[in-house]
Predicted 3D model of a 150-nucleotide RNA (glmS glucosamine-6-phosphate activated ribozyme aptamer). The sequence was found by an Rfam model in a public genome assembly.
RNA sequence: GGGAACCCGUUAGCGCCUGGACCGUAACCGGUUGACGAGGAUGGCAGUUAUCGAAACACUCGGCGGAUGCUGCCACGGCCACGGCAGGUCGUGAGGAAGAGAGCAAAAAGCGGAAUCGACACCGUAACAGAGGCUCUUUCGCUGCCGAUG
Numbered sequence: 001g002g003g004a005a006c007c008c009g010u011u012a013g014c015g016c017c018u019g020g021a022c023c024g025u026a027a028c029c030g031g032u033u034g035a036c037g038a039g040g041a042u043g044g045c046a047g048u049u050a051u052c053g054a055a056a057c058a059c060u061c062g063g064c065g066g067a068u069g070c071u072g073c074c075a076c077g078g079c080c081a082c083g084g085c086a087g088g089u090c091g092u093g094a095g096g097a098a099g100a101g102a103g104c105a106a107a108a109a110g111c112g113g114a115a116u117c118g119a120c121a122c123c124g125u126a127a128c129a130g131a132g133g134c135u136c137u138u139u140c141g142c143u144g145c146c147g148a149u150g
Base pairs, nucleotide, nucleotide: 001008002007014065015064016063017062019061020033021032022031023030024029036053037052038051042075043074044073045072046071047070048069076091077090078089079088080150081149082147083146084145085144086143095140096139097138098137099136100135101134110125111124112123113122
């Protein structure tokens, strides 16, 4: 959002619009715009202007709500295997840091198409990121006690 309900679908750059901007109109008024992808979920509570680049330079500006981020606490779980206690560090791909490497986007712009009074929105098409993760290297860490073992 649809549905009478059961239920179904969709979403986390996600939803909305009382500002601004733009369009139509003499005006009233009506309409349009308002995040481009990548990445992101153990559970609960609280706090917090929630990661990364691309594009653009009226805009992705401004406002409201939401949110997988981060921080603290608690619970659960992983860190040879089993149980208990304590501690550390992480979150199921379950240690931190540093360096190197591979791989990875869409939109905008352009061109073409279709459509509108118009703004705008739509369809097709090429290229181009960074973070995280992954691989490799280095370094630190991968605990202590108890019990019966492999």

It matches the Rfam family "glmS glucosamine-6-phosphate activated ribozyme aptamer". From the family's description: This entry contains a glucosamine-6-phosphate activated ribozyme that is found in the mRNA for GlmS. GlmS is an enzyme that uses fructose-6-phosphate and glutamine to generate glucosamine-6-phosphate. By type it is a riboswitch. Model confidence (mean pLDDT): 76 of 100.